Bacterial RNase P class A from a Nitrospirota bacterium, 415 nucleotides, folded computationally. Its Rfam family is "Bacterial RNase P class A". Rfam classes the family as a ribozyme.
[in-house]
RNA sequence: GGAGUCGGGCGGGUGGUCGCCGGUCUCGCUAGAGACUGGAGGAAAGUCCGGACUCCUAGGGCAGGGUGCUGGGUAACGCCCAGGCGGAGCGAUCCGACACCGGCGCAACAGAAAGCACACCGCCGAUGGCCGGCGUUCUCACGAGCGUCGGAUCAGGCAAGGGUGAAAAGGCGGGGUAAGAGCCCACCGCGGUCGUGGCGACACGGCUAGCCGGCAAGCGUCACCCGGAGCAAGGCCAAAUAGGAGGGCGUGAGGAGCGGGACACCGGUGCUGCUCCUCGACGAUCGGCCCGGUCGGAGCCCUCGGGUAGGCCGCACGAGGCCCGGAGCAAUCCGGGUCCCAGAGAAAUGAUCACCGCCGCUUCUUCCGCAAGGACGAAGCGGCACAGAAUCCGGCUUACAGUCCGGCUCCCACA
Numbered sequence: 001g002g003a004g005u006c007g008g009g010c011g012g013g014u015g016g017u018c019g020c021c022g023g024u025c026u027c028g029c030u031a032g033a034g035a036c037u038g039g040a041g042g043a044a045a046g047u048c049c050g051g052a053c054u055c056c057u058a059g060g061g062c063a064g065g066g067u068g069c070u071g072g073g074u075a076a077c078g079c080c081c082a083g084g085c086g087g088a089g090c091g092a093u094c095c096g097a098c099a100c101c102g103g104c105g106c107a108a109c110a111g112a113a114a115g116c117a118c119a120c121c122g123c124c125g126a127u128g129g130c131c132g133g134c135g136u137u138c139u140c141a142c143g144a145g146c147g148u149c150g151g152a153u154c155a156g157g158c159a160a161g162g163g164u165g166a167a168a169a170g171g172c173g174g175g176g177u178a179a180g181a182g183c184c185c186a187c188c189g190c191g192g193u194c195g196u197g198g199c200g201a202c203a204c205g206g207c208u209a210g211c212c213g214g215c216a217a218g219c220g221u222c223a224c225c226c227g228g229a230g231c232a233a234g235g236c237c238a239a240a241u242a243g244g245a246g247g248g249c250g251u252g253a254g255g256a257g258c259g260g261g262a263c264a265c266c267g268g269u270g271c272u273g274c275u276c277c278u279c280g281a282c283g284a285u286c287g288g289c290c291c292g293g294u295c296g297g298a299g300c301c302c303u304c305g306g307g308u309a310g311g312c313c314g315c316a317c318g319a320g321g322c323c324c325g326g327a328g329c330a331a332u333c334c335g336g337g338u339c340c341c342a343g344a345g346a347a348a349u350g351a352u353c354a355c356c357g358c359c360g361c362u363u364c365u366u367c368c369g370c371a372a373g374g375a376c377g378a379a380g381c382g383g384c385a386c387a388g389a390a391u392c393c394g395g396c397u398u399a400c401a402g403u404c405c406g407g408c409u410c411c412c413a414c415a
Base pairs, nucleotide, nucleotide: 001411002410003409004408005407006406007405008404009403010402012356013355014354015353016352017351018350020039021038022037023036024035025034026033027032041386045397046396048395049394050393051392052391053230054229055228056227059291060290061289062288064226065225066224067223068222069083070082071081072080073079084098085096086095087094088093099221100220103219104218105215106214120162121161122158123157124156127155128154129153130151131150132149133148134147135146136145137144138143170188171187173185174184175183189211190210191208192207193206194205195204196203197202234313235312236311237310244304245303246302247301248300249299252279253278254277255276256275257274258273259272260271262269263268282296283295284294285293286292320339321338322337323336324335325334326333327332357384358383359382360381361380362379363378364377366375367374368373
């Protein structure tokens, strides 16, 4: 000097003139006016996870869903941190759907063959069979027997070599064999077993007569976790019409109190109305189903029709921000101090002017340089990203002109 990788910031500033919203104070009968003060993001986005909060509502189970190496962090998580193993990279670093193959299943096409595996090309053919030569024995001869050499193959042997494929009977080197093969040997891989280290995932080492894979973002098994809806949640106030019309289901029992009538001498018996309590058939409701719960228990459900849709709360003090100290490799936690930093309501935080800032291009002066080119300054022109809160937090993912700071890695040159 160049290239890369990881982390942390900014992403516009100042002033003037107008225009909005919130808060506090003052004035005003009210409408409103004045002063001060605050007013979009690192992602506000996606709606992908986890919660807080609200209602159902209090629970158990089945089904269903989510996660999937280990140890920590956190309110929690599918997130973050530190590790392990595997992969990519020279490296700094980055990525990982990372539990289990005993059951069922899949691997198109190609290939002989895709799980205990059929031999396409090919190698051998020692042993038995075929042909030929030589030697020898028997035979008058033909021919036969024995031995040996050669040939081509049939039976038979092989899974080493080649081909096909993403993947083909653990890999490579040697021995052995008729040719081959863990058949044998050494090394490596896988499995088993033992020892050491570690909280653990695992790592290292010894022994071993063992040796057929891949896929579970295939079905499945195992471990752990999970109610449902959602601020249009959910409350309060006010107002209005038609406490409308039609249909369906159903309206039971007991006790207490008050009252009425009947019978009746009283006590009391029975009937009936209202209120309260209990039980029950039944209805509604709790994502699907069961148990169970809650409300109603005389109302509920369906259809048609009519009125209102206004105001207030929820609404921002929070698992909050910043600074300092301590513990920890870190994520983060503990303690102390300090600050209040949007709350609109059809949706506010804007418009305009000037200067500055940053980036790019062109020109000019000076300086460095052999040159190419570079540095400072000035002038002119052009540009300044992604993008907009809506109940609120913790994450992840995606988008982003340009610029600043820092750590680390690699390459080149010089000293």
The sequence was found by an Rfam model in a public genome assembly.